Predicted 3D model of a 324-nucleotide RNA (Bacterial RNase P class A).
Of the family's consensus pairs, 93% are formed in the model.
Its Rfam family is "Bacterial RNase P class A". By type it is a ribozyme.
């Protein structure tokens, strides 16, 4: 210098003019007014209401280790296995496996009780001749070495062994489990030894921890008009009240009517609710410094996660090349 990896910060500022919400003010005017994600509503909390004696079953969630945290499908650091990258680094999985069950597309004989080709033994038949051997066919049986299929074929490799073979046996190695020793808080790593041989994924089961449900339109307080539970007073079958368009009479009907008190609920208001704020809801526009731009607009609050984003700046590291 070029390319790359990881982490962090910012998301604007100023001037002029016009405008909007809230608060203060008699007014002039002053103060204040969106985000890093306000988003998705995916986790957790706080708060609130409902439910709930106690216990059990069931159901759901989480699942390597340590620390932090109120908690979390949270953060940081670390472990083991797999994948990618020359590297910095990125990414993914993770309680247990004794038991039960399922699946393994296509291809392939077979996907977990593996014989298609192949190798070996052999009854028998046929042929050959050198007459007890060879060859062909072949029923039966053995074999997981070799070929072939596949993402995956029943540890690798060497020797022994065998009719041929095979962890069948042995050495070494890989993997798993366990005892002991060492290191570590731990997951785990290293070492000696012993034992083991059916792969991968999923479900059930088991283990540990947690979980009742609903969300600020939650909920709390004040409280009209109208109707009214209940209480009191007055009037009322010697006819209250109602109907016959307003009044009187009359006719019909027939047990309530009026006044006061009063609780709950509704409109509305306050609160929940914030050093922006709620109310169908403001937080803006134009011009310039200038090329000024991306994603995006709170609606109860807090902690996370995830997703979107033009551009700028800072720190650490890796690879390659050049110079000294």
């Nucleotide at each position: 210098a070029a390319g790359g990896c990881g982490g962090g910060a910012c998301g604007a500022u100023c001037u002029g003019c016009c405008g909007c919400g809230g608060c203060g003010g008699a007014a002039a005017c002053g103060c204040u007014g969106a985000g890093g994600a306000a988003a998705g509503u995916c986790c957790g909390g706080a708060c609130a209401g409902a439910a709930c004696a106690g216990g059990g079953c069931g159901c759901c969630c989480u699942g390597c280790u340590g620390c932090g945290g109120a908690a979390a499908u949270c953060g940081c650091a670390g472990g083991u296995g797999g994948g990618g990258g020359u590297a910095a680094c990125c990414u993914u999985a993770c309680g247990c496996a004794a038991g039960c069950c399922g699946u393994a597309a296509c291809a392939g004989a077979a996907a977990a009780c593996a014989a298609c080709c192949g190798c070996c033994g052999u009854a028998g038949u046929c042929g050959g001749c050198g007459u007890g051997c060879c060859g062909a066919c072949g029923g039966c049986g053995g074999c997981a070495a070799g070929g072939g299929u596949g993402a995956a074929a029943a540890c690798g490799c060497g020797a022994g062994g065998c009719a041929a073979g095979a962890g069948c046996u042995c050495a070494c190695g890989a993997c798993g489990u366990c005892u002991c020793c060492c290191a570590g808080c731990g997951a785990u790593g290293g070492g000696c030894g012993a034992c083991g041989g059916g792969u991968a994924c999923g479900g059930c089961a088991c283990c540990a921890g947690g979980g009742u449900c609903u969300g600020c339109a939650a909920g709390a307080c004040c409280a009209a008009a109208u109707a009214u539970a209940c209480c009191g007073g007055c009037a009322g079958u010697u006819g209250a009240g109602g109907g016959c368009g307003g009044c009187c009479c009359g006719c019909c009907u027939g047990a309530u009517g009026c006044c006061g008190g009063g609780g709950g609920g509704u409109a509305g208001g306050u609160u929940g609710c914030g050093a922006a704020g709620a109310u169908a809801a403001a937080u803006g526009g134009c011009a310039g410094a200038a090329c000024g731009a991306a994603c995006a607009g709170a609606a109860a609050c807090c902690g996370g996660c995830u997703u979107a984003c033009g551009g700028u700046c800072c720190c650490g590291c890796c690879u390659u090349u050049u110079u000294u």